[in-house]
Context: one part of a larger RNA
RNA sequence: UCCAGCUAAGGGAACUCGGCAAACUAGUAGCUUAACUUCGGGAUAAGCUAUGCCUGCCUUUCUUUCAGGAUUGGCAGGUCGCAGUGACAAGGGGAGGUCGACUGUUUAUCAAAAACACAACUCGCAGCAAAUCGGAAACGAUUAGUAUUGCGGGUGAUGCCUGCUCACUACUGGUACGUGAACGCCGGUUUCAACCGGCCUAAGCGCCAGCAAAGAGCGGGGGUAACUCUGACCCUCUUAAGGUAGCGUAAUACCUCGCCGCUUAAUUGGUGGCUUGCAUGAAUGGCAUAACGAGCCUCCCACUGUCCCUAGCUGGAACCUG
Numbered sequence: 001u002c003c004a005g006c007u008a009a010g011g012g013a014a015c016u017c018g019g020c021a022a023a024c025u026a027g028u029a030g031c032u033u034a035a036c037u038u039c040g041g042g043a044u045a046a047g048c049u050a051u052g053c054c055u056g057c058c059u060u061u062c063u064u065u066c067a068g069g070a071u072u073g074g075c076a077g078g079u080c081g082c083a084g085u086g087a088c089a090a091g092g093g094g095a096g097g098u099c100g101a102c103u104g105u106u107u108a109u110c111a112a113a114a115a116c117a118c119a120a121c122u123c124g125c126a127g128c129a130a131a132u133c134g135g136a137a138a139c140g141a142u143u144a145g146u147a148u149u150g151c152g153g154g155u156g157a158u159g160c161c162u163g164c165u166c167a168c169u170a171c172u173g174g175u176a177c178g179u180g181a182a183c184g185c186c187g188g189u190u191u192c193a194a195c196c197g198g199c200c201u202a203a204g205c206g207c208c209a210g211c212a213a214a215g216a217g218c219g220g221g222g223g224u225a226a227c228u229c230u231g232a233c234c235c236u237c238u239u240a241a242g243g244u245a246g247c248g249u250a251a252u253a254c255c256u257c258g259c260c261g262c263u264u265a266a267u268u269g270g271u272g273g274c275u276u277g278c279a280u281g282a283a284u285g286g287c288a289u290a291a292c293g294a295g296c297c298u299c300c301c302a303c304u305g306u307c308c309c310u311a312g313c314u315g316g317a318a319c320c321u322g
Stems, first nucleotide, its partner, number of pairs: 001317008010308002014306001019303001027051005036041001038157001052079007061070003080084001092301007099293002104116002120155007132141003158288004163218003168215002171210004177206003184199005219237005246280001247277001258274006
């Protein structure tokens, strides 16, 4: 010096990306316990008190051994220490926000999560010799099931909701008509073969509809109110339709450290508002949400060698000597 462990006066996060690590807390009994809430929870919330031993008395239960032994609950008095769950064992707590409802699952061997799953919601296919899947086939799974079922896609508890657009693409249905291959039929070159022309005509396409919890998409310019500003209102170009309710500087905002309030002595942080959103937005779900989380961000209390600022101790390694 390194590794493992322990202790430190005063200060107490000043350390650091960040309280990482460590410390604090801890059992049991009693008292007491907020916001919020899906009324179950939250909750061991938070917070406070007691706890050893000795003596006396009352009391519970068990017991083949009974003036007994073991055991439960309680009352009173006393006593020692800094300290009585005296060692061991044994939650630190609170507040706000974000994401995901939750328990669960995952990258065996750098990622446990906001990713996956989930109950629930929704769409599509399928009447069973079905749909879907495996197999060359026989045959098999689904299923010894039968639409309250099976398979496939999406969203993801719950609450309030889920707007407009079918022009494009996909899919579904229809279609008097157009197009549409071969075969077939008819005709032509005197006949045959070959070839050519015409007719008929399937699917498909055209055409007409439907369908967005299918793939997707959801504008621009100008003017206007008796201070100013703003623009309910008007004009115009244009689209299939021009983004509704919500939310919003966001896990999304370039400008940006936006502006204002709170928090700090000081804040590119956090949070609450505003919001013209470079480029939010409704099952690629939108917005809320109690409970939950080895998730993520911020603050407070307690606590501490994280630090001021190092020091000492124990064991091991390294190192030196033999």

Large-subunit ribosomal RNA, domain IV from a marine sediment metagenome, 322 nucleotides, folded computationally. The coordinates come from a structure-prediction model, not an experiment, and the mean pLDDT is 85.